[in-house]
A computed fold for a 76-nucleotide RNA from a Terriglobia bacterium, annotated as transfer RNA. The organism belongs to Terriglobia, within Bacteria. The sequence was found in a public genome assembly. Rfam family: tRNA. Its mean pLDDT, the model's own confidence on a scale to 100, is 81.
């Protein structure tokens, strides 16, 4: 410099004909216990990496840009 795949809850991840965003585990409250852990009930918490763009409406299409990952090529 080029190709690729990734970026959505604190964490690892789901989310197809574009229409108000969800699971587990943690986190807080609570019933259970003598306590504690487990189990069980609930609550809480997202600029869906950023900026435009098409559109009535964009996490979803498109363009660029940042961040990780992997492979290639080139100079020294």
């Nucleotide at each position: 410099g080029c190709c690729g795949g990734c970026g959505u809850a604190g964490c690892u991840c789901a989310g197809u004909c574009g229409g108000u965003a969800g699971a587990g585990c943690a986190a807080c409250g609570g019933u259970u216990u003598c306590g504690u852990a487990a189990a069980c009930c609930g609550u809480a918490g997202g600029u869906c990496g950023c900026c435009a763009g098409u559109u009535c409406g964009a996490u979803u299409c498109u363009g660029g840009c940042c961040g990780c990952c992997g492979g290639c090529u080139c100079c020294a």